The part of an RNA shown here (large-subunit ribosomal RNA, domain VI) has 262 nucleotides and comes from a Bacteroidales bacterium. Lineage of the source: Bacteria > Pseudomonadati > Bacteroidota > Bacteroidia > Bacteroidales. The prediction has a mean pLDDT of 82.
Context: one part of a larger RNA
RNA sequence: CGUAGGAAGUUUGAGAAGGUCUGUCCUUAGUACGAGAGGACCGGGAUGGACCAGCCUCUGGUUUACCGGUUGUGGCGCCAGCUGCACCGCCGGGUAUCCAUGCUGGGUCAGGAUAAGCGCUGAAAGCAUCUAAGCGCGAAGCCGUCUUCAAGAUGAGACUUCCAUAGAAGGACGUAGGAGACUACUACGUUGAUAGGCCGUAGAUGUAAAGACAGCAAUGUCAAAGUCGAACGGUACUAAUAUCCUGAACACUUCGCUUGAG
Numbered sequence: 001c002g003u004a005g006g007a008a009g010u011u012u013g014a015g016a017a018g019g020u021c022u023g024u025c026c027u028u029a030g031u032a033c034g035a036g037a038g039g040a041c042c043g044g045g046a047u048g049g050a051c052c053a054g055c056c057u058c059u060g061g062u063u064u065a066c067c068g069g070u071u072g073u074g075g076c077g078c079c080a081g082c083u084g085c086a087c088c089g090c091c092g093g094g095u096a097u098c099c100a101u102g103c104u105g106g107g108u109c110a111g112g113a114u115a116a117g118c119g120c121u122g123a124a125a126g127c128a129u130c131u132a133a134g135c136g137c138g139a140a141g142c143c144g145u146c147u148u149c150a151a152g153a154u155g156a157g158a159c160u161u162c163c164a165u166a167g168a169a170g171g172a173c174g175u176a177g178g179a180g181a182c183u184a185c186u187a188c189g190u191u192g193a194u195a196g197g198c199c200g201u202a203g204a205u206g207u208a209a210a211g212a213c214a215g216c217a218a219u220g221u222c223a224a225a226g227u228c229g230a231a232c233g234g235u236a237c238u239a240a241u242a243u244c245c246u247g248a249a250c251a252c253u254u255c256g257c258u259u260g261a262g
Base pairs, nucleotide, nucleotide: 001152005163006162007161008160009159010158011157015149016148017147018146021049022048023047024046025045026044027043033038051106052105053104054103055102059100060099061098066093067092068091069090070089071086072085073084074083075082076081111143112142117137118136119135120134169246170245171244172243173189174188175187176186177185194239195238196237197235198234199233200232201231203228204227205226211222212221213220214219
């Protein structure tokens, strides 16, 4: 832009893509078979490998604006306490997120038409013959079944609801993230929990400073302390204020469409 008004929601499926893998063990059964040695078809069950998809409860990583320890040196006048730099200085941990080595799920089962092959009936050819007429079985393969996309399928489909140039709807703008290079998408914009702040909780770290007490002191206790990025629940305190732009139908005319004499 189109889909002869504009939206919102629910759909049909022409068509397309993906998937379709496989081992071992138990049982049937030491059965059928076989002199024995050996050793099944069919059927049932369990558990793996590789691959694919999703996820973070567990395990394990990451976690450079989280917490703690510590070395050297500079600074805050000094002590104490903080802080800059040194690969995040080094080291010990680590939430959210992202991830695999972790967790969950998948390939199932039908059906149809067949290949090689195996048959039934059966003539030509009084017999025989799966074939000439006719009928059946038969594969990880084919068509489907399963999953996903899908009406630009210009053949542009269907259904429901709503709207009205007295402005439907969309965009700009703002707060953001389940989104993201930008755009787009999604949530929200005071009729508000969208983000920040604050409160509480989970969780991380591991017991802050100051003071008191005990001890000669190191240190310990008061103290599950203090601090804290992303998580969860709440709360309008702050910011989403205000405003602008585009913008369609019916009806009249024109165009167009349908029917249609001639």